[in-house]
RNA sequence: GGGCGAUUAGCUCAGUUGGUUAGAGCGCCACAUUCACAUUGUGGAAGUCAGAGGUUCGAGUCCUUUAUCGCCCA
Numbered sequence: 001g002g003g004c005g006a007u008u009a010g011c012u013c014a015g016u017u018g019g020u021u022a023g024a025g026c027g028c029c030a031c032a033u034u035c036a037c038a039u040u041g042u043g044g045a046a047g048u049c050a051g052a053g054g055u056u057c058g059a060g061u062c063c064u065u066u067a068u069c070g071c072c073c074a
Stems, first nucleotide, its partner, number of pairs: 001073007010026004019057001028044005050066005
């Protein structure tokens, strides 16, 4: 220098051919249960979908570009 892949909640990840509200598990907070802790149950908070631009009536999803990480080629 070239090619491929990944980037979504604090962490690990899902997200169907672009469609109406962005989700799960773990974790966190509150309450109930307990003498207390743990477990269990109920409820809740937490997201610029890596950044920018474009296409579209509509983008996490498609296109371009930038950044970071990983793999391969030279």

This is a predicted structure of a 74-nucleotide RNA (transfer RNA) from a Candidatus Omnitrophota bacterium. The organism belongs to Candidatus Omnitrophota, within Bacteria. It matches the Rfam family "tRNA". It is annotated as a transfer RNA. Model confidence (mean pLDDT): 81 of 100.